Background: RNAcentral holds the sequence, with entries from ENA. The RNA shown here (transfer RNA) has 73 nucleotides and comes from Streptomyces virginiae. Rfam family: tRNA. By type it is a transfer RNA.
RNA sequence: GUGUUCUUAGCUCAGAUGGCAGAGCACCGUGCUCGUAACACGGAGGUCAUCGGUUCAAAUCCGAUAGGACGCC
Numbered sequence: 001g002u003g004u005u006c007u008u009a010g011c012u013c014a015g016a017u018g019g020c021a022g023a024g025c026a027c028c029g030u031g032c033u034c035g036u037a038a039c040a041c042g043g044a045g046g047u048c049a050u051c052g053g054u055u056c057a058a059a060u061c062c063g064a065u066a067g068g069a070c071g072c073c
Stems, first nucleotide, its partner, number of pairs: 001072007010025004019056001027043005049065005
């Protein structure tokens, strides 16, 4: 230099063919307990890397940019 691929909650990751974003762990509250832990119930937490395009509608499709991984030279 070039090709492929990845970027979603604090962490690890789901999210087939576009239709108002989820799980586990962690965190907060309540219950339980003499008190913790465990367990049960509830809750908060997201400009879906960034910018633009297509569409009635984009995490999803297209382009560019940034960063990571792998291959070729």